The part of an RNA shown here (small-subunit ribosomal RNA, 5' domain) has 475 nucleotides and comes from a soda lake metagenome. Its mean pLDDT, the model's own confidence on a scale to 100, is 88.

Context: one part of a larger RNA
């Protein structure tokens, strides 16, 4: 010099488009954040123009594995790149092929219970696209090639949306291999499922992934083990660069979801806002027993130098569900708050003295402030009132949170709107008074002990300016 997710002084007018808990992965009041389908199904209720229509809990379906938050662990096939083969994949889309006969049960309703609640036992009785068995079997599976195993659901407003298989694509994933990927050697050996083999088992799939035999391997100074320390990358910052520091915000990939440990479901978890268990903490109890989990948006306490509203809407784009109307989206799309940055624009133009006052300094002659003001002439960015008024809406209609905003015209008046910091040399910029090695300054060199251009205060001058200095960190 440049940068900053900054703070911390004094100062502060507007506007645009971004960014705002780096610290306690510290605890967390409330409220919100993922529901939706009656075109899958009984049942109660309610309304009814007797066509029908809506409300509620249940059963069922589909979605909660997305989106959102955070960076504690992680030196790792975690993440970059570039390959690979032994894989799965709901919703899409294309194609081929079926869609038939039957059956037993449960919630929900109602009875009788138990509990202070959370919830919960019996018993009777019903519905399905819920659950079960038979028929069938192109293609699928398994085979000793003789054979043998296995599917489907109906709804309607008659247009159609589904429902089985089975193959294609097409997204997204799980795996595995080369290569890169922090500092310590004051960490020199480390390793028993360890390395391989054979064989089972298990998984969507390979594999010591598991387990059983068998052999004695693997890996290390080309740095293995240990220890610290970190989420990687694209990026950003710096530099001419080569490099060096970084990794907020956007994007993309991991990991986590009160601590740790587990399965379940289901195409997809080993699952933030599901379910078991163990622990800490906290709350509620009738003392027997429950209940919760903001690194989701807001918002409290709290640590801190230090980081915002317990707003507004689904109008837009995006997501679930549904045939659609729609519902639900604290993702999102605004507003709010704080000069925290960036970028713009003001805060007045023009003329006005051999130059008012006042203030400072004089060598007392005058000099600087200073065309600055005063004053005349204009001007209306801003302000402030008025009146008019959007595109964003997706080519018909309808629908707009921003917001009566943005903008537009019009009245009004120079009106509302300048600070900061330095001035000894580096480094642009002086002088006077007070102070007297004191106060006090100071990035370095250093000033200050009675004439201080270096400390304080006045004028004055330089420099940035709605900012200005400082301090932290990186080049």
């Nucleotide at each position: 010099g440049a940068a900053c997710g900054a703070a911390c002084g004094c100062u502060g007018g507007c506007g645009g488009a971004a960014g705002g808990c780096u610290u306690a992965a510290c605890a967390c009041a409330u409220g919100c954040a993922a529901g939706u389908c009656g075109a899958g199904c009984g049942c109660a209720c309610c309304c009814u123009u007797c066509g029908g229509g809506g409300u509620g809990a249940g059963c069922g379906g589909c979605a909660g594995a997305c989106g959102g938050g955070u960076g504690a662990g992680u030196a790792a096939c975690g993440c970059g790149u570039g390959g690979g083969a032994a894989c799965g994949u709901a919703c899409c889309u294309u194609u081929u092929g079926g869609u038939u006969c039957g059956g037993a049960a449960u919630a929900g309703c109602c009875c009788c219970g138990g509990g202070a609640a959370a919830c919960u036992g019996g018993g009777a009785g019903u519905a399905a696209u819920a659950c079960c068995g038979g028929a069938u079997a192109a293609g699928c599976c398994c085979c000793u090639c003789g054979g043998g195993g296995g599917a489907a659901a109906g709804a309607u407003u008659u247009a159609u949306c589904g429902c089985c298989a089975a193959a294609a694509g097409a997204u997204c994933g799980g795996c595995c291999c080369g290569c890169g990927u922090c500092a310590g050697a004051u960490u020199a050996g480390c390793u028993a499922g360890u390395u391989g083999g054979u064989g089972a088992g298990g998984u969507a799939a390979u594999g010591g992934c598991u387990c059983a035999c068998c052999a004695a391997g693997g890996c290390g100074a080309c740095g293995a083990u240990c220890u610290g320390u970190a989420g990687c990358u694209g990026g950003u910052c710096u530099g001419a660069g080569a490099g060096g520091a970084u990794g907020a915000u956007c994007a993309g990939c991991c990991a986590c979801a009160c601590u740790g440990g587990g399965a379940c479901u289901g195409a997809g978890a080993c699952a933030c806002g599901g379910c078991c268990c163990a622990g800490a903490c906290u709350c509620c109890u009738a003392c027997g027993g429950g209940a919760g989990g903001c690194a989701g948006c807001a918002g409290u306490g709290g640590g801190g130098a230090a980081u915002u509203u317990u707003c507004c809407g689904c109008a837009a784009u995006g997501g679930g569900c549904g045939a659609a109307a729609g519902c639900c989206u604290g993702a999102c799309g605004g507003a709010g708050c704080a000069a925290c940055g960036c970028c713009g624009c003001g805060u007045g133009a023009g003329g006005g003295a051999u130059g008012a006052a006042g203030g400072c300094c004089u060598c007392u002659g005058g000099g600087c402030u200073g065309u600055a003001a005063a004053c005349c002439u204009c001007u209306u960015u801003u302000a402030u009132c008025a009146a008019g008024g959007a595109a964003g809406a997706a080519g018909a209609u309808c629908u707009g949170a921003c917001g009566g905003u943005a903008c537009u015209u019009g009245a009004u008046g120079a009106a509302u709107a300048a600070g900061c910091c330095a001035c000894g040399g580096c480094u642009a910029a002086u002088u006077c008074c007070g102070u007297g090695c004191c106060a006090g300054c100071a990035g370095c060199c250093g000033c200050g002990g009675u004439a201080a251009u270096a400390c304080g205060g006045g004028a004055g001058u330089g420099g940035c300016a709605a900012g200005c200095g400082u301090u932290a960190u990186c080049c």